[in-house]
Context: one part of a larger RNA
RNA sequence: CACCGCCCGUCAAGCCACGAAAGUUGGGAGGGCCCGAAGCCGCUAAGCUAACUCGCAAGAGAGGCAGGCGUCUAAGGUCAGCUCGACAAUUGGGACUAAGUCGUAACAAGGUAGCCGUAGGGGAACCUGCGGCUGGAUCACCUCCUU
Numbered sequence: 001c002a003c004c005g006c007c008c009g010u011c012a013a014g015c016c017a018c019g020a021a022a023g024u025u026g027g028g029a030g031g032g033c034c035c036g037a038a039g040c041c042g043c044u045a046a047g048c049u050a051a052c053u054c055g056c057a058a059g060a061g062a063g064g065c066a067g068g069c070g071u072c073u074a075a076g077g078u079c080a081g082c083u084c085g086a087c088a089a090u091u092g093g094g095a096c097u098a099a100g101u102c103g104u105a106a107c108a109a110g111g112u113a114g115c116c117g118u119a120g121g122g123g124a125a126c127c128u129g130c131g132g133c134u135g136g137a138u139c140a141c142c143u144c145c146u147u
Stems, first nucleotide, its partner, number of pairs: 003110001005107001008103002011100001013097002016094001018092003023087006031079004039072001041070004047065003052061003113134009
């Protein structure tokens, strides 16, 4: 670059991050049920047993051990949940990107003054109704201030 100005929204394209999302998948802390090693403890112990007791002895007893059972219990299995992530068809708006599409809403009285609230409607900016504001131009009048 000053109205041949400025500028709004839908739509189309590209790109970025975010939200929702059936589902897939991984981690974490627990819970219910099942199973249950080793070990401690308890019960048992017909088998084994140098020390102690009795006995001349054979042997018997006490104690111990193997074995058996049980409580506790690691790991494991399973079930329904909790919680934290990753991926994700699809979907929603958002930011950005010289020269795309449709219109022209706002800025001058922007060509229906604008804006706020609310309700309804509409490709889109928006339109209409009701209430409110002046941060409205124009015309007229009043009050105050300055020259």
Small-subunit ribosomal RNA, 3' minor domain from Novipirellula herctigrandis, 147 nucleotides, folded computationally. Taxonomically the source falls in Novipirellula (Bacteria, Pseudomonadati, Planctomycetia, Pirellulaceae). The sequence was found in a public genome assembly. Model confidence (mean pLDDT): 82 of 100.